[in-house]
RNA sequence: GGACAUGUAGCUCAGUGGCAGAGCGUUGCCCUACCAGGGUAUAGGUCUCGGGUUCGAUUCCCGACAUGUCCU
Numbered sequence: 001g002g003a004c005a006u007g008u009a010g011c012u013c014a015g016u017g018g019c020a021g022a023g024c025g026u027u028g029c030c031c032u033a034c035c036a037g038g039g040u041a042u043a044g045g046u047c048u049c050g051g052g053u054u055c056g057a058u059u060c061c062c063g064a065c066a067u068g069u070c071c072u
Stems, first nucleotide, its partner, number of pairs: 001071007010024004018055001027041005048064005
């Protein structure tokens, strides 16, 4: 320098046009003498950024940035 993939909650990841979700984790409460464990509820998101298409974009298109893999 080139090609490809990925970017969504603290972490790992779904969701592929129509109210943004799960598991683990955080926090509160309950069971327990305590610990461990369990139950229950809550909080936590500019869906990497900027444009475009659309009645409507996390999703489609273009560009940028970051990370990874490969080639040179």
Overview:
A computed fold for a 72-nucleotide RNA from a bacterium, annotated as transfer RNA. The coordinates come from a structure-prediction model, not an experiment, and the mean pLDDT is 80. Its Rfam family is "tRNA". The family's RNA type in Rfam is transfer RNA.